[in-house]
Context: one part of a larger RNA
RNA sequence: GCCUACGAGUUACUCCUCACUAGCAAGGUUAAGCACUUAAGGUGCGGAGCCGAAGCGAAAGCGAGUCUGAAUAGGGCGAAAAAGUUAGUGGGGGUAGACGCGAAACUUGGUGAUCUACCCAUGGUCAGGCUGAAGCUCUGUUAAUCCAGAGUGGAGGGCCCAACCCGUUGACGUUGAAAAGUCUUGGGAUGAACUGUGGGUAGGGGUGAAAGGCCAAUCAAACUGAGAAAUAGCUCGUACUCCCCGAAAUGCAUUUAGGUGCAGCGUCAGAGUUAAGAGUUAUAGAGGUAGAGCUACUGAUUGGAUGCGAGGGCUUCAUCGCCUAUCAAAUCCAGACAAACUCCGAAUGCUAUAACUUAUAUCUGGCAGUGAGCCCGUGGGUGCUAAGGUCCACGGACGAGAGGGAAAGAACCCAGACCAUCAGCUAAGGUCCCCAAAUGUAUACUAAGUUGAACAAACGUGGUAAGAUUGCAUAGACAGCUAGGAUGUUGGCUUGGAAGCAGCCAUUCAUUUAAAGAGUGCGUAACAGCUCACUAGUCGAGCGAUCUUGCGUGGAUGAUAAUCGGGCAUAAGUAUACUACCGAAGCUAUGGACUUGCGUUGAAAGACACGCAUUUGGUAGGGGAGCAUUCUAAACAGCGUAGAAGGUGUGUGGUAAUGCAUGCUGGAGCGUUUAGAAAAGCAAAUGUAGGC
Numbered sequence: 001g002c003c004u005a006c007g008a009g010u011u012a013c014u015c016c017u018c019a020c021u022a023g024c025a026a027g028g029u030u031a032a033g034c035a036c037u038u039a040a041g042g043u044g045c046g047g048a049g050c051c052g053a054a055g056c057g058a059a060a061g062c063g064a065g066u067c068u069g070a071a072u073a074g075g076g077c078g079a080a081a082a083a084g085u086u087a088g089u090g091g092g093g094g095u096a097g098a099c100g101c102g103a104a105a106c107u108u109g110g111u112g113a114u115c116u117a118c119c120c121a122u123g124g125u126c127a128g129g130c131u132g133a134a135g136c137u138c139u140g141u142u143a144a145u146c147c148a149g150a151g152u153g154g155a156g157g158g159c160c161c162a163a164c165c166c167g168u169u170g171a172c173g174u175u176g177a178a179a180a181g182u183c184u185u186g187g188g189a190u191g192a193a194c195u196g197u198g199g200g201u202a203g204g205g206g207u208g209a210a211a212g213g214c215c216a217a218u219c220a221a222a223c224u225g226a227g228a229a230a231u232a233g234c235u236c237g238u239a240c241u242c243c244c245c246g247a248a249a250u251g252c253a254u255u256u257a258g259g260u261g262c263a264g265c266g267u268c269a270g271a272g273u274u275a276a277g278a279g280u281u282a283u284a285g286a287g288g289u290a291g292a293g294c295u296a297c298u299g300a301u302u303g304g305a306u307g308c309g310a311g312g313g314c315u316u317c318a319u320c321g322c323c324u325a326u327c328a329a330a331u332c333c334a335g336a337c338a339a340a341c342u343c344c345g346a347a348u349g350c351u352a353u354a355a356c357u358u359a360u361a362u363c364u365g366g367c368a369g370u371g372a373g374c375c376c377g378u379g380g381g382u383g384c385u386a387a388g389g390u391c392c393a394c395g396g397a398c399g400a401g402a403g404g405g406a407a408a409g410a411a412c413c414c415a416g417a418c419c420a421u422c423a424g425c426u427a428a429g430g431u432c433c434c435c436a437a438a439u440g441u442a443u444a445c446u447a448a449g450u451u452g453a454a455c456a457a458a459c460g461u462g463g464u465a466a467g468a469u470u471g472c473a474u475a476g477a478c479a480g481c482u483a484g485g486a487u488g489u490u491g492g493c494u495u496g497g498a499a500g501c502a503g504c505c506a507u508u509c510a511u512u513u514a515a516a517g518a519g520u521g522c523g524u525a526a527c528a529g530c531u532c533a534c535u536a537g538u539c540g541a542g543c544g545a546u547c548u549u550g551c552g553u554g555g556a557u558g559a560u561a562a563u564c565g566g567g568c569a570u571a572a573g574u575a576u577a578c579u580a581c582c583g584a585a586g587c588u589a590u591g592g593a594c595u596u597g598c599g600u601u602g603a604a605a606g607a608c609a610c611g612c613a614u615u616u617g618g619u620a621g622g623g624g625a626g627c628a629u630u631c632u633a634a635a636c637a638g639c640g641u642a643g644a645a646g647g648u649g650u651g652u653g654g655u656a657a658u659g660c661a662u663g664c665u666g667g668a669g670c671g672u673u674u675a676g677a678a679a680a681g682c683a684a685a686u687g688u689a690g691g692c
Base pairs, nucleotide, nucleotide: 001692002691003690004689005688006687011096012095013094015093016092017091018090019089020088021087022086023085024084027051028050029049033045034044035043036042055062056061065077066076067075068074099237100236102234106227107226108225109224110223111222117201118200119199120198121197122196123195124194125193126191128160129159130158131156135152136151137150138149139148140147164188165187166186170183171182172181203219205215206214207213240626241625242624243623244622245621250263251262252261253260254259264370265369266367267366268365269364270363271362273276277358278357279356280355281354282353283352284351285350291344292342293341298338299337302334303333304332305331309327310326311324312323313322314321373398375396376395377394378393379392380391381390382389403414404413405412418592419591420590421589423588424587425586429582430581431580432566433565438579440578441577442576443575444574445573452568459554460553461552463551464550465549466548467547468546469545470544471543472542480538481537482536483535484534486511487510488509491505492504493503517532521530522529593616596613597612598611599610600609627681629678630677631676632675633674634673635672636671638670639669646665647664648663649662650661651660652659653658
């Protein structure tokens, strides 16, 4: 992991509540017990007690009223309108382990020091080698000591190193040889040493040269029995089928935030009426948002005009006075801002009335689930006008929604799946091939593979297309080429120099000219030199400037060549217009099933049938109808050795759970119908046991 078996809403109660069924009914009902009796059951008696028929008050008490109160007031709770009770079944609740499994812990009684910690008693063990303390002896020395030397001696938590004890390093081992080891290398090895035997200390206790260590492979409180099925707002699991409806992730509160209560939203049953609900249109209203506006307020604000006042300067003994490249109130002109500004002011939404279209709405009661939401669009707060961010509001989706499109994708676009069909039409989106359908029509654009399936900016661009305005041009434009581009003069000034060209000045003048600036740029120390403006010739038809628009281009940076692939240039790209086709579980066609309502038949109810209309996505959840298993009762004067149950195939019926028939096997019991009762259905619980 698989298979088989087992495995979770049960049972009890004079308990509460609701529904249905039955009896009796202003009443209903017996309990214990007693008597009779049966195969099991039951039948009769028993009225104690309980519920109801009247309430109010703390009570006395009064009573359709009563309490409060001085009250005949007001107010509270009642009556004035509805019948209960007993039993059964079912839906919930309560008390019990209460759907099942699951703690860590707590309390109490015991068992443990054969492991290990420490202690007590009594024993045992430590090869060999090294060092050589005190003391003592002798000698020297001294007044005597001290002291020195040589011996002797054998001290030490002394040294080296086995046994023994330990476990420093590295490797191996890691489903091991081993639930802590092996090899290597290390530490101690006469001591606070190691060790045998016997004994002691016990669980909030011991013991601890102290690590929260150890106390039998268990220790921040051992093990074991019991309380005990502790408790678990937590996790996991919770078993057959079909049909109808179908949520929520919000508000308030909470030692509350992943729980719960009430409300909201779902479902089922019932009720009743001046049909309340929903939508559209019209009309009438309240309102201060979007927008807009501000010499209409409050506040903020730019420029200009005027300049109350202030600063500075002048003057004066002082006052006055005068001036101003300063600041600046108020007013005027022009411009412009506001969630907590408004002289104004929509659209929607809301309220009411009417008409029309639909069929909900409300109340009472039973049962819930939900109370983590999430994305997209729009209006806002917060944040950085950041976030797949966060908090509200309105709408839609997902959640609980399949199908088609977007390559792939919860939420985007289209569209809501009862079933069947090798029928048709469309939506979004597409029509060269993968891949169903146009290599469609017309006119343009793009040259970047831009773009065609995910975003690019400021800024730049004589890429190209279109448009508008304007200038020059056969009296020859624009571009090119040829030639000229001079003289007074090196203008004056300045300067070391300044000659068109460092700089300054200006009547930048005049002459010769087809034309030529007191000079456009390069250049020189200054000249020189090159060139331009300007002119002529040559050439021969268009050439410039500004603005607007379309498509491009640079800007443009990521790790595979990687925007599905092939490919596409008169497009299979872009723009505009048009036609045809494809395309979904949408719509239609044909057949069938189901839900609900209405109608017909029927004496009524109910059931069945038919007709018309309608419904049938669905999680949590509510309601309805069934299938199967085991046992019990009655019936079938049921089946069975001419072959039961069980096993394994085949055929067949039913929307399904499942039923029926039959072959083989098997070898003795089993079914059908109607009722009843449950140890009543497994894929999951790191489920339990067995097998493989």

Model confidence (mean pLDDT): 82 of 100. Large-subunit ribosomal RNA, domain II from a marine sediment metagenome, 692 nucleotides, folded computationally. RNAcentral holds the full RNA, with entries from SILVA.